[in-house]
RNA sequence: GCACCCAUAGUAAAAUGGAUAUUACGUCGGCCUCCGAAGCCGAAGGUUCAGGUUCAAUUCCUGAUGGGUGUACCA
Numbered sequence: 001g002c003a004c005c006c007a008u009a010g011u012a013a014a015a016u017g018g019a020u021a022u023u024a025c026g027u028c029g030g031c032c033u034c035c036g037a038a039g040c041c042g043a044a045g046g047u048u049c050a051g052g053u054u055c056a057a058u059u060c061c062u063g064a065u066g067g068g069u070g071u072a073c074c075a
Base pairs, nucleotide, nucleotide: 001071002070003069004068005067006066007065010025011024012023013022018055027043028042029041030040031039048064049063050062051061052060
């Protein structure tokens, strides 16, 4: 350089062209407790970026960025 794959919350994953994006752990608040842990209840936190298609895009298409794998060249 070329080809392929991946990008969703702090972490790990799920999701379907459709209405308010789901779960676990973690974080915060409350309950409980003499205190803490455990347990229970509640809350915050979100689709890498820019375009396109569509009534509607996290999903499909293009490009960019980042990461991974393979491969070529290396006088």
The RNA shown here (transfer RNA) has 75 nucleotides and comes from a Verrucomicrobiales bacterium. The coordinates come from a structure-prediction model, not an experiment, and the mean pLDDT is 81. It was read from a public genome assembly.